[in-house]
Molecule: transfer RNA
Organism: pig gut metagenome
This record gives sequence, structure tokens and C1' cells, in this order.
RNA sequence: GGGUAUAGCUCAGCAGGUAGAGCGGCGGUCUCCAAAACCGCGUGUCGUGAGUUCGAUUCUUACUGCCC
Repeated sequence: GGGUAUAGCUCAGCAGGUAGAGCGGCGGUCUCCAAAACCGCGUGUCGUGAGUUCGAUUCUUACUGCCC
């Protein structure tokens, strides 16, 4: 100097309108029990502070962690 930080994990969210998927987890149906299958459930100060804006995960800026 460049990139990156969003759910337990891996990641979407492309021009600003207040957030999702898969996996996992939990509950249920089924079963003698379990697995599988099916149904339901999102649990998040969007790394931290500040700024711009009616409004910021998104734009600007400083800092921190990680990668090059």
C1' cells in the first nucleotide's frame, strides 16, 4: 500500500430504506429405540468510535484483528 470483518460455522445482501441462505442446533411427526425423511423455530448492538443523511451493513474517516 491492497483486501477483509454480517447468526455457532461457511457466506449472500452490486446504485442508502432499518438483514437472509446453506450447514449446524432446538422442538415435533414417524419408529420398539435410533438414523433417515418431513414440518416448525433466527438466537445478530452487521469489529469499535466519529462524520454525512430524514434514514447507514452499504458512503467518508480514525482505530483494532486477520490475509497478501